[in-house]
RNA sequence: ACAAUGGAGAGUUUGAUCCUGGCUCAGGAUGAACGCUAGCGGCAGGCCUAAUACAUGCAAGUCGAACGGGCAGCAAUGCCAGUGGCAAACGGGUGCGUAACGCGUAAACAACCUGCCCCGGAUUGGGGGAUAGCCCGGCGAAAGCUGGGGUAAACCCGCAUGGUUCUUUUCUCUGGCAUCAGGGGAUAGAUAAAUAUUAAUAGAUCCGGGAGGGGUUUGCGUCUGAUUAGCUAGUUGGCGGGGUAAGAGCCCACCAAGGCGAUGAUCAGUAGGGGUUCUGAGAGGAUUGGCCCCCACACGGGUACUGAGAGACGGACCCGACUCCUACGGGAGGCAGCAGUAGGGAAUAUUGGGCAAUGGAGGCAACUCUGACCCAGCCAUGCCGCGUGCAGGACGAAGGCGCUCAGCGUUGUAAACUGCUUUUGCCCGUGAAGAAACGCAGCCCUGCGGGGUUGCCUGCCGGUAACGGGUGAAUAAGCACCGGCUAACUCCGUGCCAGCAGCCGCGGUAAUACGGAGGGUGCAAGCGUUGUCCGGAUUUAUUGGGUUUAAAGGGUGCGUAGGUGGUCCUGUAAGUCUGGUUUGAAAGCUGGGUGCUUAACACUCAGAUGUGGCUGGAUACUGUGGGACUUGAAUGAACUGGAGGUCACUGGAACGGGUCAUGUAGCGGUGAAAUGCAUAGAUAUGACCCAGAACCCCGAUUGCGUAGGCAGGUGACUACGGUUUGAUUGACACUGAGGCACGAGAGCAUGGGGAGCGAACAGGAUUAGAUACCCUGGUAGUCCAUGCCGUAAACGAUGAUGACUGGCUGUUGGCCUUUUGAGGUCAGUGGCUGAGCGAAAGCGUUAAGUCAUCCACCUGGGGAGUACGCCGGCAACGGUGAAACUCAAAGGAAUUGACGGGGGUCCGCACAAGCGGUGGAGCAUGUGGUUUAAUUCGAUGAUACGCGAGGAACCUUACCUGGGCUAGAAUGCGCGUGAAGGUGGUGGAAACAUCACCGUGUAGCAAUACACACAAAGCAAGGUGCUGCAUGGCUGUCGUCAGCUCGUGCCGUGAGGUGUUGGGUUAAGUCCCGCAACGAGCGCAACCCUUAUCGUAUGUUGCCAGCACGUAAUGGUGGGGACUCAUGCGAGACUGCCUGCGCAAGCAGAGAGGAAGGGGGGGACGACGUCAAGUCAUCAUGGCCCUUACGUCCAGGGCGACACACGUGCUACAAUGGUCGGUACAGCGGGUCACGAUGGGGCAACCCUGAGUCAAUCUUGCAAAGCCGGUCACAGUUCGGAUUGGGGUCUGCAACCCGACCCCAUGAAGCUGGAAUCGCUAGUAAUCGCGCAUCAGCCAUGGCGCGGUGAAUACGUUCCCGGACCUUGUACACACCGCCCGUCAAGCCAUGGGAGUUGGGGGGACCUGAAGUUCGGGGUAACAACCGGACAAGGGUAAACCCGGCGACUGGGGCUAAGUCGUAACAAGGUAGCCGUACCGGAAGGUGCGGCUGGAACAUCUCCUUU
Repeated sequence: ACAAUGGAGAGUUUGAUCCUGGCUCAGGAUGAACGCUAGCGGCAGGCCUAAUACAUGCAAGUCGAACGGGCAGCAAUGCCAGUGGCAAACGGGUGCGUAACGCGUAAACAACCUGCCCCGGAUUGGGGGAUAGCCCGGCGAAAGCUGGGGUAAACCCGCAUGGUUCUUUUCUCUGGCAUCAGGGGAUAGAUAAAUAUUAAUAGAUCCGGGAGGGGUUUGCGUCUGAUUAGCUAGUUGGCGGGGUAAGAGCCCACCAAGGCGAUGAUCAGUAGGGGUUCUGAGAGGAUUGGCCCCCACACGGGUACUGAGAGACGGACCCGACUCCUACGGGAGGCAGCAGUAGGGAAUAUUGGGCAAUGGAGGCAACUCUGACCCAGCCAUGCCGCGUGCAGGACGAAGGCGCUCAGCGUUGUAAACUGCUUUUGCCCGUGAAGAAACGCAGCCCUGCGGGGUUGCCUGCCGGUAACGGGUGAAUAAGCACCGGCUAACUCCGUGCCAGCAGCCGCGGUAAUACGGAGGGUGCAAGCGUUGUCCGGAUUUAUUGGGUUUAAAGGGUGCGUAGGUGGUCCUGUAAGUCUGGUUUGAAAGCUGGGUGCUUAACACUCAGAUGUGGCUGGAUACUGUGGGACUUGAAUGAACUGGAGGUCACUGGAACGGGUCAUGUAGCGGUGAAAUGCAUAGAUAUGACCCAGAACCCCGAUUGCGUAGGCAGGUGACUACGGUUUGAUUGACACUGAGGCACGAGAGCAUGGGGAGCGAACAGGAUUAGAUACCCUGGUAGUCCAUGCCGUAAACGAUGAUGACUGGCUGUUGGCCUUUUGAGGUCAGUGGCUGAGCGAAAGCGUUAAGUCAUCCACCUGGGGAGUACGCCGGCAACGGUGAAACUCAAAGGAAUUGACGGGGGUCCGCACAAGCGGUGGAGCAUGUGGUUUAAUUCGAUGAUACGCGAGGAACCUUACCUGGGCUAGAAUGCGCGUGAAGGUGGUGGAAACAUCACCGUGUAGCAAUACACACAAAGCAAGGUGCUGCAUGGCUGUCGUCAGCUCGUGCCGUGAGGUGUUGGGUUAAGUCCCGCAACGAGCGCAACCCUUAUCGUAUGUUGCCAGCACGUAAUGGUGGGGACUCAUGCGAGACUGCCUGCGCAAGCAGAGAGGAAGGGGGGGACGACGUCAAGUCAUCAUGGCCCUUACGUCCAGGGCGACACACGUGCUACAAUGGUCGGUACAGCGGGUCACGAUGGGGCAACCCUGAGUCAAUCUUGCAAAGCCGGUCACAGUUCGGAUUGGGGUCUGCAACCCGACCCCAUGAAGCUGGAAUCGCUAGUAAUCGCGCAUCAGCCAUGGCGCGGUGAAUACGUUCCCGGACCUUGUACACACCGCCCGUCAAGCCAUGGGAGUUGGGGGGACCUGAAGUUCGGGGUAACAACCGGACAAGGGUAAACCCGGCGACUGGGGCUAAGUCGUAACAAGGUAGCCGUACCGGAAGGUGCGGCUGGAACAUCUCCUUU
C1' cells in the first nucleotide's frame, strides 16, 4: 500500500577494440556413489542395475451359536479332519507392458451392477433328495486316484403363500432429450425362505430407498521422428439377430462403400499417468524415488470356473521355458509379500520383537489370524539439534617455518600455568505418557433395543525417554582449497620430467598453478570428487532474438489451402469482459497458533494454486447474418513510352576461304625466341565470287522486362507500363505452405550449320620442373530447330504489400501552368545529406527509419551440403538432408602497426659520374675447419673475423702433462713467538722440504704500545666453474635517421583519432600559412671544444723590426713588445644590406662588403624504442655448482700446430718508376731505472763515453714524398722482395719450440688479377713520411694521432640497397625470414559402402492346433461320456520388409612439435580473386563459357627455399 517482496554476473577469439557467437564457472537440488575423516541424539529414507534365479521360515483365515462324526475326559467340557457359511477380488509388492478414454479434468448413462453396513415394508408354511466324512476294497514309489456300502445340515430340489418385483396386453395423467422417463389403474403369467441357541439374540427370504464401491461413454489436455504419406475389410454405416449387469461390429448373417489423414493418419522409437518434487523473478524447463489417487502386471502366453465382485500374486486348466523329486511308469513348483541367498552392479539394511496401539477377516462373544501395522536392529544417505569447553594468562616459552640471519617476524593467548563450569560420557538411583475401550464384577436409568457410572484386567518398545545424585576438562576434528574466475602466500624439491587442469592454462633451473612443508582461507561431524536436473542461457526469444557485410530472404513469377483485411448502419452474442454457482480428495505449499527443552518433525485453523462445467449480464473491438458506400482493387476512354517477347524478310563493314592478276623473299609471332606459313611463289596489293557469325557510330551515370535477360534495319502478331479523365463494378484486396510456370552460362539428345573464337589435345618456348601463364595450331562447343537439364557472387549478397516521417541536386516518360527564365504534379531512375537506426562500415521517401499483415530462413566451427533413404533426371547431376568424432574457437566491422614483385613525395657515396682499391701473387694478422695431451675462453649476416688483446718466449694464462699444499696463494681480527732482514749448505726441474749461522728495531725507566715477519685454534676463504634467457653497469646497430610523446580540449560505444594531417619550405616535426585544436616535453638546432680573421692584455724557456755587443756561424748577450707564437679576454656572420621570386617562411644571384656567407670546416653530444643483440672472462651481482678440488703453488708444454677455406692488411708486379749523389720545408707528441747531445769504435745493427734536460730551455730529431743532377730502356729486369744459408747486434734468468734488428749471400711468386665486391664529394680521395699508447724486448704491415703534397666527378633519381612522410590492400601481429593449400608417407580414432554372415522386430499368407467356451450331433426321465464344427495360445513352412552386430576388401573424414612434393590463396600474392558448369592434370590446381566485386593499380621477362 487496493494490489507487488521480485530479476547481480565472470573467464575465454584480438597487438588492442566493439559486435556476433559458442564453450566454461560461481547457485540450488539428489533414493545417490566414491575418497579421507567421524562424538551424540531426534525425524525421515534405504536394489535407481537382472519384471534375473531362488534354499528356509513366515505373510489368510475363521466360525462347534449351521451339520453329522472322531478323539480325550466319570462328566461338565475341550480339541479335531470333513460337509457348510463368510472371507480369501481387501491389505501388501512391482512398473514389464501400455502413446491408450490409460491417466488428468469436466461431464453423461432416459443403457447398468452392487455381498457385508444403514433406513423402511412384508414374510419365514409344508415336503423330498443327494453326498463328503465314516466303513469295506483296489491301483500307485509318490502326488494322488478309484469301486462298493451307509449318513447329516443354514447342502440340493419340488409344492404352498406373496407384493405392481419381473414378463405380456392395455387405459390414463405428468414430464422430457430422439429412442423415451415417472405416477395411477386393468388383464394373463412367473418367482421366495433356514435355521441355531443359554430364548437375550444371531440369522434366512422378497421389495423399496440410502451410503459406499464399480462398469460403460464423451469434450478438452497428454513425448519424439515426415529420411514414416498415405492407412483401413469387421474396415465405416445400415437392417435383423446373438451376447452382456449394461450401450456398441462386442459377435454373426445380409446390404451399402464408406471411415481416418499435412490441425500429421499409419508406422517407428521412447514412456505407467496424476497429486506433487526440484529449479526459476516469472513464464517456463526438468521430474514422477518416499507418501496419496488411478492404471497395468504376478515365471512367458492363453482360457474359463466359482462368486456381489476376478479373466483371480500366495485358486484351477492348457501350451512353453526353467528348476526339483522319481522305483523312469509319472509327479511337484512359481518371493514384482516380509526377512534372507546367489547373481548383476559404483551402489541400497535384520532369515529381529509384538499384535500393547491403529486397521482388516471370521465369530454372539471370549478369542483366533494379520511380515498390514506398531516397534527395535544396520547405514552420516539426507534434514535438524547438541558437544568437543569457558575466563584469565607474555619472557610474546620451547619447537616448527620464514627472513635482510646481529637479530626479527609468524604459529600466538595459542600452550604451559591459575581459576571456573559439567551439556555430553561413565557410575548410582527414581522412573513415565502412549490405555481407553472390549471384557469381568457391582450400582443406576430404560420406551427393554440400550444407555450411564465405579472398580478390576491389558505395554512389543523398555527399566527406554525423562528426572535426581556422583565423578572429572575429564570421552570427542576433520576435509577441501590458496594463478585468474574465487576467500586464502611463502620456502624447499622437481626441471615440458614427474605431474596438475572446470575454462583460460601451468611445468624446458629462481613454479604463489606439479610434490612436500610452514602459514592462511572456507565449511564443519562432516568435507571433497563424480553422475544427473534446473538456473545463469534473452543460447529456441509467449513474456524475450534475429536474417546488407557476423549463421540466416526462397533465382523469379502466377496461384491453392491457410493467415490477415477499407468506410457507415443494423441484428446476433461465438471470441472478449464481468457477476453468481459448482467442482477442483487428502497430503504437500503459504500465513497464524499448538505440541515434542529448541529445531527438523507433527497437529490444528485459515489461505493460495490447480487453464474446467453450469448460469445471469455487457457489446467498445474481433467474428458472423443483413443493408449501404467509394477512397483500396479492377475495368473503360483519350494520349503516350520503350534494345519487352515471337516469327519472317533484309543491309553494309570486317574476318576467313576460292579464282585470276601484280610482285619477290621473306611472313608471322614474342620480353626474347621457336614451332608454323613461304621459291610448288607466301606476306603485301587489286578485282570478282562464296560462307558463317556478330551488329561500328548513335550510346548515356539512358531505356524496357517479374527475374533470367534484351541493341543493324523493316514488317506481322503479341504482352506491358505511365499520364489524364472520373464513365463502370462495389472490397472483388494483401500475402501465399504445398503446386504450376519461367529460369544466364555450361552440359545432354536428335538433325542441321561451322567464318571467327576455342575446353580437351599436339607442338614451340619459359622453368629446377611447367600436366600453367606466352606463342603456333586445333576438336567438342559457341550458331539454328526440337526436346531435356534447373543450377550461378541467379547480388542491391537487402522477400512481398500498405501507411507515415526533413532537405539539396541530376535525369527518363507524361500532364498542368508559364512572364519561355522557370514552377507544379504523377510514375521511374541516380548522387549527397538530416532526424532516426546500426557493432561499425554505412542506410537514410528506391530505408537497413517508425508501424501493420503474410511467407521464407538462422541457432558455434569442422565433419558436410557429405553419408544413408526417398523424389526428379537419358546422363552429368539436382532437391531433401543427418550422425559418430573433433576443436575453444570459427566469424563481422573498425583501430594501430608491420609488410606488398601497390601508389605518390623525399633523402643518403644508395645508384649514376669519377678516383683508388679488394677478389689473382708472396708475406703479416684474425677466423673457420682439421689436428692435438692442450692447441684456454668469448665474439658469428649487416652490427663476428689486425674483434676482447693499447704487446702470449717465462710471467701474462684462464688450457695440457707432471710434481706439491689443504683455513689454503691474497686481505682483516687474532693467543703467541721473533725485529725486519741477511748469508751459506743438502735433495729437487722448481715449488717445496730441510739444516746451520749472523742479526735483536722505534718510543718509553718499566709495564706496554707501534712497525714488520712468522704463526696454533677459530671467524670471514677461494673459483676466468654454469646461467648475458635471472641482472646492474657499459657497448654495438637501426641512426645524427627526424622522429617519439604528453596535458587540456574536441571527435569516436571503443581500440583510437585529432594535435603530428594539408599547402609551401628546410639538413631537420626547421620555419611559415591553413586547420578543433591550444600548449608542452624528449629529440633537431643552439649553448661546449677545436680550427680559420682581427683586436686587446701579458711576454719566459717563445720572438728579434729597430739600437748596442759578440761569433766562422747561430737571439749567443744587453735590451725590446713591433712581428711570429703562446696563453687569457673580446670582436666577428645575422639572409643584417642590395636585386629578383614568394602571402609568409624562405629561395636564387661568381651581387656588395668581408678572413670567413647562408649550418664556414671538424669534434663532443645518440630521442621513445628495436634486435631476450654483446659482455657473469674488466667490474659488480641473484641463483646453482666445486671444497685434500672446478681452489692454490711450481716446472715444462700449449695458446705460434697445417691438406685446406674466408675476412682484414702490407709489399709488389715497375720508367708519373728503381737506384746513386746533392738540396728544401712540418705538426702532434714522448722523455729520469728515461730521452740521451758531443766525441770515439764498428760496413751496419750497435757499443764505449756521458754534456744537458722532470722540459716553449736539453733531447728524441736527418721528416719523407718534393726539387736539382747522374744512371737504368721494358727485361721476371738495377722491377719485386718471399724463402733459405752464413755471420752478427740488442733486450731478457732464459730467444729450441717462439723475439726484433744488422751485414753478406740467396733471389720465389708476381707482368694489373674471373664471377663478384669495397671506400671516397675537398684540404676529401690518393700519396708521403712523423709521433704516441702498450712495452725488458717484440712478431706494429695493427690501433690512435700529426702534419706534407694534393685531384677527378656528380647529367640526374629510371633502377639496386637503406631510410622518412602520406595513401591503399591484407586471411600478417613471433608481424613476409609472416601466413597458408592439397596429394603422398606414418600413427591413432570414429564413420560410409561391402560378397556375405549373424541376431532382433512386427505384420500378412499357408499348414497344424492344447485347454476352454460355444454351436450341432449323440444319448438320457434329465444329465454326462463320446463325435464333429467355429474361435484360438502355441508350433511349423516359404517369401518379403524393418532395425542392429560382425565382415576380406574399399571410400572419404578427423586428430597427431619438428617426414616428402610442390606454392594454389592472403599484397596487383607475382596469371586479380571468387561462383556455377565442363574437360584435363602427382597435388594444390589449370583452361574454356557465362556471371560477381566481396579486385589493386595506371605499371611490365620469368622462377624457387627457410625461422